Lysine riboswitch aptamer from uncultured Lachnoclostridium sp., 158 nucleotides, folded computationally. Its Rfam family is "Lysine riboswitch aptamer". From the family's description: Riboswitches are metabolite binding domains within certain messenger RNAs that serve as precision sensors for their corresponding targets. Its family is annotated with lysine biosynthetic process in the Gene Ontology. RNAcentral holds the sequence, with entries from MGnify.
RNA sequence: GAUAGAGGCGCGGUUUUCAUUAGUACUAUGCAGCUACAGUCUGGCAGACUGCUGUAUGGGAAAGGGGAGACUGCCGAAGAUAAAUCCCUGGCCGAAGGAUUUGUCUGGGACGUAGGCAGAAUAUGUUGCGGACUGUCACAAUGAUGUGGAGCGCUAUC
Numbered sequence: 001g002a003u004a005g006a007g008g009c010g011c012g013g014u015u016u017u018c019a020u021u022a023g024u025a026c027u028a029u030g031c032a033g034c035u036a037c038a039g040u041c042u043g044g045c046a047g048a049c050u051g052c053u054g055u056a057u058g059g060g061a062a063a064g065g066g067g068a069g070a071c072u073g074c075c076g077a078a079g080a081u082a083a084a085u086c087c088c089u090g091g092c093c094g095a096a097g098g099a100u101u102u103g104u105c106u107g108g109g110a111c112g113u114a115g116g117c118a119g120a121a122u123a124u125g126u127u128g129c130g131g132a133c134u135g136u137c138a139c140a141a142u143g144a145u146g147u148g149g150a151g152c153g154c155u156a157u158c
Base pairs, nucleotide, nucleotide: 001158002157003156004155005154008075010074011073012072013071014070015069016068017067018066026059027058028057029056030055031054032053033052034051038050039049040048041047043093044092045091078106079105080104081103082102083101084100085099086098087097107134108133111130112129113128115127116126117125118124136149137148138147139146140145
């Protein structure tokens, strides 16, 4: 240097289905009220439109996240964060979302947290912190074990 592997409720992707979101948003009709110095169009500007709110009846979602199944790529698998560039879309800007590159952090899963953020949510995700568990290497001990490090690591073969 190349190849092949190990950690385990192991990490991602696609898709089917179920519940939740929710009888919510939205919409049709009736009634009542407000209204053009008003109201709506996501945040601003511009522009456009004529409506807006409440209530009764009828109709009635979706995205993201979650459970279960199937297929599939893998073991920095992957995730988070910051910056830059590009895509998206509209009249412009911003925000949200996506892709790539670079830098930084994290071995792994679970649990706890009047820590943060996202979310309709108590679900869930992510992250900070915490003490255990577990795999790996190094050192020490030789009796069980103890201490420490990080995946650009570790093991095997060539």